[in-house]
RNA sequence: GGAGAGUUGCCGGAGUGGUCGAACGGGACGCACUCGAAAUGCGUUGUAUGCGAAAGCGUACCGGGGGUUCGAAUCCCUCACUCUCCG
Numbered sequence: 001g002g003a004g005a006g007u008u009g010c011c012g013g014a015g016u017g018g019u020c021g022a023a024c025g026g027g028a029c030g031c032a033c034u035c036g037a038a039a040u041g042c043g044u045u046g047u048a049u050g051c052g053a054a055a056g057c058g059u060a061c062c063g064g065g066g067g068u069u070c071g072a073a074u075c076c077c078u079c080a081c082u083c084u085c086c087g
Base pairs, nucleotide, nucleotide: 001086002085003084004083005082006081007080010026011025012024018070027045028044029043030042031041032040046061047060048059049058050057051056063079064078065077066076067075
C1' cells in the first nucleotide's frame, strides 16, 4: 500500500428501516431464606441534560461527522480505531 471483518450500556453480546435506549448472559444494588455467610429465589439497574421537594416526566445519544428517508443502531459517503489476510 491492497482486501476482509468489526466498533451497541459497567463487561460480553443479539438486534440489519417503524413495535427499540434496545433482547439475552455476566456484574452491581435491594429484599427473602440463614445464627451468619455461600448457594438459590424475587425485584431493580445505560449515560448526559432540563423540569420537579420527591415520585416522575421531557430531550439527546448505538465509534466521530455528514447524507438518504415520513421514519436510521439498521441504507449511503467520509474519518478514526481494533483484528485477520495479502504484498

Model confidence (mean pLDDT): 80 of 100. Predicted 3D model of an 87-nucleotide RNA (transfer RNA) from a Candidatus Nomurabacteria bacterium. The source organism's lineage runs through Bacteria, Bacteria candidate phyla and Candidatus Nomuraibacteriota. Rfam family: tRNA. The sequence was found in a public genome assembly.